[in-house]
RNA sequence: AUAAAUCUUCGGGGCAGAGUGAAAAUCUCUACUGGCGGUAAACUCCGCGAACCAAUAUUGGCCGAACUGGUGAAAUUCCAGUAGCAACAGUUAUAGUCUGGAUGAAAGAAGAAAUUU
Numbered sequence: 001a002u003a004a005a006u007c008u009u010c011g012g013g014g015c016a017g018a019g020u021g022a023a024a025a026u027c028u029c030u031a032c033u034g035g036c037g038g039u040a041a042a043c044u045c046c047g048c049g050a051a052c053c054a055a056u057a058u059u060g061g062c063c064g065a066a067c068u069g070g071u072g073a074a075a076u077u078c079c080a081g082u083a084g085c086a087a088c089a090g091u092u093a094u095a096g097u098c099u100g101g102a103u104g105a106a107a108g109a110a111g112a113a114a115u116u117u
Stems, first nucleotide, its partner, number of pairs: 001117001003115001006112005017029003031097002033086002035048004043084002052061003066082005088100003
């Protein structure tokens, strides 16, 4: 210095204002949020995780949405403009934002000690 195994810690954000109504943080207008790795810095590219379905387990299935212009050696990632998307269960009324599974789990990040080469 490197790789595998081990252990520890960390590891998801957001409804402010107005309208209608008996009732909406769920509808309508506006507002707000964007996990992890890769790559010119990404909610929309590529891959992964969570969630959901099947199965005892390994695992398999399913899994949303972007274009145009500019700069540049390089950007669907930056800048400008316009647009779009967001699990399941619950609820006096339909939820990305409320409540719940979840003081959970995980992609992964950092660190510790020891071994091998």